[in-house]
RNA sequence: GGCGCCAUCGUCUAACGGUUAGGACACGGCGUUCUCAACGCUGUAAUCGGGGUUCGAUUCCCCGUGGCGCUA
Numbered sequence: 001g002g003c004g005c006c007a008u009c010g011u012c013u014a015a016c017g018g019u020u021a022g023g024a025c026a027c028g029g030c031g032u033u034c035u036c037a038a039c040g041c042u043g044u045a046a047u048c049g050g051g052g053u054u055c056g057a058u059u060c061c062c063c064g065u066g067g068c069g070c071u072a
Base pairs, nucleotide, nucleotide: 001071002070003069004068005067006066007065010025011024012023013022018055027043028042029041030040031039048064049063050062051061052060
């Protein structure tokens, strides 16, 4: 250089074009306990950037950026 794959809460990870963008861990609050841990309830928090298609895009297309792999 060429080709392919990937990018979503702090971390890991779901989401067949119409979801309140879900779950686990972590964190905050409350309950339970003499206290802690564990457990239960609850809360905060996310779609890499720019365009396009569409009534509607996390999802499809293009470009870019970053990461990984194969190849020369």

Model confidence (mean pLDDT): 82 of 100. A computed fold for a 72-nucleotide RNA from a Patescibacteria group bacterium, annotated as transfer RNA. Lineage of the source: Bacteria > Bacteria candidate phyla.